Notes
The RNA shown here (SAM riboswitch aptamer (S box leader)) has 110 nucleotides and comes from Amphibacillus xylanus. Of the family's consensus pairs, 94% are formed in the model. Its mean pLDDT, the model's own confidence on a scale to 100, is 81. The same sequence occurs in records of 2 taxa.
[in-house]
RNA sequence: UUCUUAUCCAGAGAGACUGAGGGAUUGGCCCAGUGACGUCUCAGCAACCACCUUGUGUAGAGCAAGGAACGGUGCUAAUUCCAAAUAGGCAACUGCCUAGAAGAUAAGAA
Repeated sequence: UUCUUAUCCAGAGAGACUGAGGGAUUGGCCCAGUGACGUCUCAGCAACCACCUUGUGUAGAGCAAGGAACGGUGCUAAUUCCAAAUAGGCAACUGCCUAGAAGAUAAGAA
C1' cells in the first nucleotide's frame, strides 16, 4: 500500500510552542488572532487486540455479559457535524426509512 471482517447516535481536557486556516472530498453548516489546525507534556475516555471473571459449549474452538486499564494501537467540537455515486420502500413532494458508495479505527492476510 491492497484485500477481508467488525464497529462508528455514548464517552473523554488542560498547559506550553507555533501562527492561519481547519472540520477527508463537493455543497451546506460550524470552529477559528477571545489563537482554531498541528507538535510536545501531563491527564482522561474506553472502540479493537491482549488480560481477568461468569455463562454457553462433553472438551476445545467460538459466542455472550461483566471487570480492569499495568500492555499494543486508538480516541478526547458538533451522530462519521448533515447530505451526497446508486438502489429500494413510504410519503404525496424542500421530506422520512433501509441498504449501499466514501471515510475513520482495530484485527488478520498478502